[in-house]
RNA sequence: AAACUUAAGAGUUUGAUUCUGGCUCAGGAUGAACGCUGGCGGCGUGCUUAACACAUGCAAGUCGAAUGUAGUUUACUACAUGGCGGACGGGUGAGUAACGCGUGAGCAACCUGCCCAUAUCUGGGGGAUAACAGUUGGAAACGACUGAUAAUACCGCAUAACAUCGUUUGAAGGCAUCUUCUUACGAUCAAAGAUUUAUCGGAUAUGGAUGGGCUCGCGUCUGAUUAGCUUGUUGGUGAGGUAACGGCUCACCAAGGCGACGAUCAGUAGCCGACCUGAGAGGGUGAUCGGCCACAUUGGAACUGAGACACGGUCCAAACUCCUACGGGAGGCAGCAGUGGGGAAUAUUGGGCAAUGGAGGAAACUCUGACCCAGCAACGCCGCGUGAAUGAUGAAGGUCUUCGGAUUGUAAAGUUCUUUUCUAAGGGAAGAAGAAAGUGACGGUACCUUAGGAAUAAGCCUCGGCUAACUACGUGCCAGCAGCCGCGGUAAUACGUAGGAGGCAAGCGUUAUCCGGAAUGACUGGGCGUAAAGGGUGCGUAGGUGGUUUGGCAAGUUGGUAGCGUAACUCCGGGGCUCAACCUCGGCACUACUACCAAAACUGUUGGACUUGAGUGCAGGAGGGGCAAAUGGAAUUCCUAGUGUAGCGGUGGAAUGCGUAGAUAUUAGGAGGAACACCAGUGGCGAAGGCGAUUUGCUGGACUGUAACUGACACUGAGGCACGAAAGCGUGGGGAGCAAACAGGAUUAGAUACCCUGGUAGUCCACGCUGUAAACGAUGAAUACUAGGUGUAGGGGGUAUCGACUCCCUCUGUGCCGCCGCUAACGCAUUAAGUAUUCCGCCUGGGGACUACGGCCGCAAGGUUGAAACUCAAAGAAAUUGACGGGGACCCGCACAAGCAGCGGAGCAUGUGGUUUAAUUCGAAGCAACGCGAAGAACCUUACCAAGACUUGACAUCGUAUGACCGCCAUAGAGAUAUGGAAUUCCCUUCGGGGACAUAUAGACAGGUGGUGCAUGGUUGUCGUCAGCUCGUGUCGUGAGAUGUUAGGUUAAGUCCUGCAACGAGCGCAACCCUCAUAUGUAGUUGCCAUCAUUUAGUUGGGCACUCUGCAUAGACUGCCGUGGUUAACACGGAGGAAGGUGGGGAUGACGUCAAAUCAUCACGGCCCUUACGGCCUGGGCUACACACGUGCUACAAUGGCUAUUACAAAGAGUUGCAAUAUGGUAACAUGGAGCGAAUCUCAAAAAGAUAGUCUCAGUUCGGACUGUGGGCUGCAACCCGCCCACACGAAGUCGGAGUUGCUAGUAAUCCCGAAUCAGCAUGUCGGGGUGAAUGCGUUCCCGGGUCUUGUACACACCGCCCGUCACGCCAUGGGAGUUGGGAGUACCCAAAGUCGGUGAGCUAACCGCAAGGAGGCAGCCGCCUAAGGUAAGACCGAUGACUGGGGUGAAGUCGUAACAAGGUAGCCGUAUCGGAAGGUGCGGCUGGAUCACCUCCUUU
Repeated sequence: AAACUUAAGAGUUUGAUUCUGGCUCAGGAUGAACGCUGGCGGCGUGCUUAACACAUGCAAGUCGAAUGUAGUUUACUACAUGGCGGACGGGUGAGUAACGCGUGAGCAACCUGCCCAUAUCUGGGGGAUAACAGUUGGAAACGACUGAUAAUACCGCAUAACAUCGUUUGAAGGCAUCUUCUUACGAUCAAAGAUUUAUCGGAUAUGGAUGGGCUCGCGUCUGAUUAGCUUGUUGGUGAGGUAACGGCUCACCAAGGCGACGAUCAGUAGCCGACCUGAGAGGGUGAUCGGCCACAUUGGAACUGAGACACGGUCCAAACUCCUACGGGAGGCAGCAGUGGGGAAUAUUGGGCAAUGGAGGAAACUCUGACCCAGCAACGCCGCGUGAAUGAUGAAGGUCUUCGGAUUGUAAAGUUCUUUUCUAAGGGAAGAAGAAAGUGACGGUACCUUAGGAAUAAGCCUCGGCUAACUACGUGCCAGCAGCCGCGGUAAUACGUAGGAGGCAAGCGUUAUCCGGAAUGACUGGGCGUAAAGGGUGCGUAGGUGGUUUGGCAAGUUGGUAGCGUAACUCCGGGGCUCAACCUCGGCACUACUACCAAAACUGUUGGACUUGAGUGCAGGAGGGGCAAAUGGAAUUCCUAGUGUAGCGGUGGAAUGCGUAGAUAUUAGGAGGAACACCAGUGGCGAAGGCGAUUUGCUGGACUGUAACUGACACUGAGGCACGAAAGCGUGGGGAGCAAACAGGAUUAGAUACCCUGGUAGUCCACGCUGUAAACGAUGAAUACUAGGUGUAGGGGGUAUCGACUCCCUCUGUGCCGCCGCUAACGCAUUAAGUAUUCCGCCUGGGGACUACGGCCGCAAGGUUGAAACUCAAAGAAAUUGACGGGGACCCGCACAAGCAGCGGAGCAUGUGGUUUAAUUCGAAGCAACGCGAAGAACCUUACCAAGACUUGACAUCGUAUGACCGCCAUAGAGAUAUGGAAUUCCCUUCGGGGACAUAUAGACAGGUGGUGCAUGGUUGUCGUCAGCUCGUGUCGUGAGAUGUUAGGUUAAGUCCUGCAACGAGCGCAACCCUCAUAUGUAGUUGCCAUCAUUUAGUUGGGCACUCUGCAUAGACUGCCGUGGUUAACACGGAGGAAGGUGGGGAUGACGUCAAAUCAUCACGGCCCUUACGGCCUGGGCUACACACGUGCUACAAUGGCUAUUACAAAGAGUUGCAAUAUGGUAACAUGGAGCGAAUCUCAAAAAGAUAGUCUCAGUUCGGACUGUGGGCUGCAACCCGCCCACACGAAGUCGGAGUUGCUAGUAAUCCCGAAUCAGCAUGUCGGGGUGAAUGCGUUCCCGGGUCUUGUACACACCGCCCGUCACGCCAUGGGAGUUGGGAGUACCCAAAGUCGGUGAGCUAACCGCAAGGAGGCAGCCGCCUAAGGUAAGACCGAUGACUGGGGUGAAGUCGUAACAAGGUAGCCGUAUCGGAAGGUGCGGCUGGAUCACCUCCUUU
């Protein structure tokens, strides 16, 4: 100098967020155990369970210097008496909640062997007895009798005080009894010797030391579902007893004592120093070591002794074990080893007294399982090693791979070293002490030296996040993992294995337990409006807390000193083992307690004072405050009477019900009960519940003013007492209306409901009871402080005024808004949820459970108090974004409405379902599948089925060999194919060869319309051409997020304008693109023809003016005017214009949604098939047919059909083609072929229309299905299964139920034309033009969408969530006739041993006595107490129990749909009642109810 300076978080509730709150993890520790593994040493530790039972051995003896006898080797040994020890040491923790322990005091109320000191003494006698000897009993243990004997054994006597006791003199002291010293007298009590002469003993007294005993203060676990306990109990007096105080015991007297500051009872437990953890405060533990206590098989008891009620002593009882000759005996490992048992689990029947310590002894010495050592065990801590350096062909092998490589990896091998360990040999301790000698279990150990040789030595766990460390294969919600979250259903970093990696290392993991993290019981250091949590309200007891000032005291408080706080441990600084662990020295510390001194600010206490807290008085006014009585009018109902007639009533609509026996309605009169319209108001009063007509009586409280009185009298308030809505209960009244239950009618799938008609308890009164509510401001009471503004109620003051009104100030209440501050946020904000103080109540995850059991209360209903097992990882609060609502507002859309035409009925076509089939291939499934993929299934297509054939394959690439192959012909066959025949190479070349093609062969491979669209790409549908979807920066918010994007207008539009904490930007909208409508310019062929010719004909000349076509431009922008509007955007009207407000149409599809569709267009990952799930071929099927649906066509006719005549298009297509004129045929079509690769030619006739005629309302001259016959066309082929023509046949159908579709203008409707596909096949699809309407008041409603807002228990997002019964499985639990066990207590009976007391006729050595006898003692007997045992009635705790109650949990069960949105009847609370169930209804209450309206208040202008 130092004695320490020390504090970490994470995962998990949600779509996301913040908070609350639990669960879990990372750390440390252990007398540990288990799994895998295991080289050495040191130091420690080692039955936590059965205080279960114990075989065997040992663990307490010693003394001949107390004594006797026997034996003998004269050294001693044995036995016995005697002494000391055996009460220590050692073990264990059962009991004990206690003065047991800890700590500090006290004993003036005590004892203390051995030890020390001091003083004195140690004289003289007596009688026995064991061993022994003899006899004798018993199986034994053990005795009995007779005889002998000694002592430091036993007993008298003497002597003795500074001892004790009694009396007494004086003095001092204390703490009440008293104590100390002192004077005198009296009484009582001792002893032991041995001897080698060194010593060791003995007695008395005093003192010390040591050890003990007793008492007290404080501290010392849980439960109140244990609240009263106690009769020797509490105290006194007296006695007994004890070492000693004391009800310790007894007699008597009194009636006390303890207890919410927790008695009693029950449960659990040895306590402490300390140990573990923790920043600390704390929490947990009480192994080893140390202190104390208790126990020794269980229970009781005493004896001896200084000390015990005694672990290795005694007696008795009980259980158990053993011996027995059945008569009787013996035993106690919770000493050290050891055995069995129990258990997850804990060691050797070892060595030694060498050291330390103990007993005995004078000593030598003896004994010592205390102790010192060794053995076993990775059980713990510490240390060491398993080699070091070098070594790149980065070896081989393994693993992965994008096939290039990467990694294992300097790792190995190899080379050069070292020897801690190891083996062998040699040397070899300290521990041994006091002058010397002797003495070592450990142990030939530690240590040292030499030699040998890398030699003998590495595992375990983990690798999804927390948490350091990743890939492959296998598996396929299986097997399995898991601490929490969670992983696994075919691409698992989460299972198993492998490779690699990470961590620790002779260990590593797991399990169990404790602390920590956890501020999650919060003293340090939490909360209670909505998360769990304020008692329903007051009065008030104990308790807690308490205004101003002054004095005293010093209990708390602060400072100082002293004592105590054992040692060890922890910590600091040193030292010793090679280091460390370990050991050791010194110190710090031990926060407590005790005593003393000091201080006097604060608290306290005590004395005095004060007035502001509190209270009283006086003077006022306000009020649905309470209780009682009386009175009043309106209304409902009923009764009587009149008028009057057929309905009334009720509902969404009805019905039940009432009414011709006269209702309802109306008039008059009467009866009765209940409630008091308007005033009436976030107005008043009250503690809360609550209180509302008027008057009277009685009565409580608050407020204002004043400042006369008291002088802290105050605040809070566990228990306690009182009040306490509604419902309910009891007794007695009352009963008009309303109305649980109930009945009926409706509604409904059902309707134990909602709605309706009735209706009983009840509602009302009196007197009792109950004691609960969302009893709410979900906010306990009191006090003080902390910006304001504005209402309102009741007072007071000021100003002004004649007065009122007004204005200002102030007190008390009651609202709203709003700073600071607080809050998780919402919000609160002088009426706090702010800042502080005091007191009370309450909370500690969700469920189980406002439950069970028990107690208390109640007539009952029930209330109050109030758990556990088990189960989950959440439950919850506030706010956010969405989505949703049988919520709201606004807006849009052929969404509705207004119209037109349809569909749904018929026949047919086509698609689908279903059915059938060998197959009827596959896909598409509400809108958004169904004339869809398919823009065209006779074969092919074709994917399906049957049969027949092929296997490197019909197709691609590669190797080798050959040089042809294909094609043609013939035969067989259904064909694929097979056999035979004829014929037979090509290209380039640097001449080396190369390439193409074909065949044969080998294997790699091909192939798959096989599966998975839930592994994917690409493509597509849909919301929706809806107007939305986002970002950057800034700002706001703890945050998710918000703002921008909302608002006021406007628009088709997030289109634009204005405003605004926003300013900008992007994808969408719009525009740019195409087309149609107008014009201009230009160009006129194949187009056109006004003028001029010409023709049958724009046919030709001519022309390009017009139409038309191609190209290029122009044009339209709310540009102009007016009105409205915010001087805006914009809207309306107008002008001009071909066109007017995006001019019509198209293309164009934001972020995203639907695991939407497609693996069968295509592509593609896994998987699957490989003489077949591949490929070829023939035939069949996709075309079936009781039926159902979708989409179409044709119709049902006169706005029509038929016949005849006659006009006017556009857009397309055409050489494998379109095909004219012509001819034939009734026609389909055939023959034939001009022209045209097309503004030229062809398809090609447009049709509806127009003009005329006919039909005359009918199953028709409508309609055309079906069928027959005969033909035509395509094609290898029309049977299954094509289209067309002609003739004949001539079905249903007369305008279509519920319902439903399209369309807003060149649209609907109607009429034809063309094209793609295609050999052929269209009622479908895609295009074209012709003719050409009606209606739109409008946005209430249906559907869909957008924006804002609101509610939400939804987020897989309402196709959501979710409640209860019932059924089944499992689990724990309550009740239960009972059954059974346990410990504790009470009463009684019996009562061993034993102490004490009594008695003692029997027995009796010491003393007295000559003797008789006595004193004393003993046996025996009796009494009190009493263990064990027995009996009885209870209380408590546990186990079990037929049956039964609810609870929890389980896969996709059943019934409903109660809650969440206005959840479709708002919900919830209390209570009553009813019902399969959720639940319904009545009464009262709450908002934790949406929406609309009104009132009041507030904010802004």
Molecule: small-subunit ribosomal RNA
Organism: uncultured Clostridia bacterium